[in-house]
RNA sequence: AACUUAUCAAGAGAGACUGAGGGACUGGCCCGAUGACGUCCGGCAACCUGCUUUUUGCAAGGUGCUACUUCCAGCAAAAUGGAGUCCAUUUUGGAAGAUAAGGG
Repeated sequence: AACUUAUCAAGAGAGACUGAGGGACUGGCCCGAUGACGUCCGGCAACCUGCUUUUUGCAAGGUGCUACUUCCAGCAAAAUGGAGUCCAUUUUGGAAGAUAAGGG
């Protein structure tokens, strides 16, 4: 690394440095020199950890996170409305991805 389990509708800066792309991929749609992304500092508190009234809350030690529901959809099913084997909307289950713990 594969694999397993859980979660992903909340939360978090008018800061400093840097300097052009970035939001996983595809299609959309967004963010970006009124400086994105990245790093530092600050902050948040998802999981682990510690404390606790162990229901619950606190801490912030280990990872993590800090634009938009995982930004939306990507495969399938159902329902509703229009319509004619199609389109749109909603819901559900998957796939993919991210994070944590285990694993190795």

Predicted 3D model of a 104-nucleotide RNA (SAM riboswitch aptamer (S box leader)) from Guptibacillus hwajinpoensis.
Rfam family: SAM riboswitch aptamer (S box leader). Gene Ontology term of the family: regulation of gene expression.
Its mean pLDDT, the model's own confidence on a scale to 100, is 84.